[in-house]
Model confidence (mean pLDDT): 82 of 100. The RNA shown here (transfer RNA) has 74 nucleotides and comes from a Phycisphaerales bacterium. The sequence was found in a public genome assembly. The source organism's lineage runs through Bacteria, Pseudomonadati, Planctomycetota, Phycisphaerae and Phycisphaerales. Rfam family: tRNA. Rfam describes the family as follows. Transfer RNA (tRNA) molecules are approximately 80 nucleotides in length.

RNA sequence: GACCCGAUAGUGUAAUGGUAGCACCGCAGUUUUUGGUACUGCUAGUUCAGGUUCGAAUCCUGGUCGGGUUACCA
Repeated sequence: GACCCGAUAGUGUAAUGGUAGCACCGCAGUUUUUGGUACUGCUAGUUCAGGUUCGAAUCCUGGUCGGGUUACCA
């Protein structure tokens, strides 16, 4: 240099082109003498810029970052 794969909440992981969900963490509450456990509720997310579409995490183009395969020069 070429090619391939990946990027979703603080962490992990889902989502036929049709309301972005689950678990943990965190916060609040109930329970408890207190704490833990348990239960209930809440907060927060699609890597970036465009495009297609009534509608994009998902499809297309380019970039960034991470990983992999392979070549060239010295």